[in-house]
Molecule: Fluoride riboswitch aptamer (crcB RNA motif)
Organism: Actinobacteria bacterium UBA2184
């Protein structure tokens, strides 16, 4: 001082926080679904999954 393997750790998981839990990634994980040659058009959802705020919509009542 380089390398390999491990361990901790750290990030990701279509639009916000937390808690738990799962799976990837270690310079990659990761960037939704349909029609359409292309352009363009449409339609779901704040969770990867559960449970709360918060934001948005829909429907009732005051």
């Nucleotide at each position: 001082g380089a390398u390999a393997c491990a361990g901790a750790a750290g990030g990701c998981g279509a639009u916000g926080g937390a808690g738990c839990u799962c799976g990837c990634c270690u310079c990659g994980a990761c960037c939704g679904c349909c029609c359409u040659g292309u352009c363009g058009g449409g339609c779901u959802g704040a969770u990867g999954g559960c449970u709360c705020c918060u934001a948005c919509a829909c429907a009732u009542c005051c």